[in-house]
Molecule: Fluoride riboswitch aptamer (crcB RNA motif)
Organism: Nitrospirae bacterium JdFR-85
RNA sequence: UUCUAACCAGGCGAUGGAGUCCGCCUUUAACCGCCGUAUGGUUUGCCAUAUGGCUGAUGACUCCUGUGAAGAA
Numbered sequence: 001u002u003c004u005a006a007c008c009a010g011g012c013g014a015u016g017g018a019g020u021c022c023g024c025c026u027u028u029a030a031c032c033g034c035c036g037u038a039u040g041g042u043u044u045g046c047c048a049u050a051u052g053g054c055u056g057a058u059g060a061c062u063c064c065u066g067u068g069a070a071g072a073a
Stems, first nucleotide, its partner, number of pairs: 009026005016064006033054009
């Protein structure tokens, strides 16, 4: 210096926080939603960019906060 293994830990899961559980990643990473249209590339399967539209504060459950709707006091 490189490789492997073990132990401990950390990070991430399309809009905030906490707990529990699950999954993924080891910094060259995990992660960065979906649909339509246009353009470009192309191995014609797709990819990239631009633009328009849509759902959700969860990866899942629960609670809090924020937002929206309806009703009651």